[in-house]
């Protein structure tokens, strides 16, 4: 000094901590979806994220290996090319459309530099 995430900045404190703004995420009416009721099996069912899905291999899973919806970077800011990457994990517990009022939470983590910065074109 830069990235990537909401995940930062300000007071107060100073072993711990609070508190506020700003961003973030859940739960919550009417209306609208949804759709006759009851029961019962079943492989429930939702969230957060880009992060699904499809094919092969081999044994369902796990694993691999190719691809893909998407998604991020390339040093202000958009489109276009053009390069390089990601395409994960994880949480609720039988439960949740949407939702205004009003309610409950996150603010962690992981990287990369010391060099100078891909190309056009346009806006401000």
């Nucleotide at each position: 000094c830069g990235c990537u995430c909401a995940a930062u900045c300000g007071c107060c404190a100073a072993u711990a901590g609070g508190u506020g703004a700003a961003c973030c995420g859940g739960g919550g009416a009417c209306c609208c979806a949804u759709u006759g009721c009851a029961c019962u099996c079943u492989u429930g069912g939702g969230g957060u994220g880009a992060a699904u899905c499809c094919g092969c291999g081999a044994g369902u899973a796990c694993c691999g290996c190719g691809g893909u919806a998407g998604g991020g970077c390339g040093u202000a800011c958009u489109u276009c090319c053009c390069g390089c990457c990601c395409g994960a994990a994880u949480c609720c517990g039988u439960c949740a459309g949407c939702u205004a009022a009003c309610c409950c939470g996150g603010u962690c983590g992981g990287c990369g530099g010391c060099a100078u910065c891909g190309g056009a074109a346009g806006g401000a």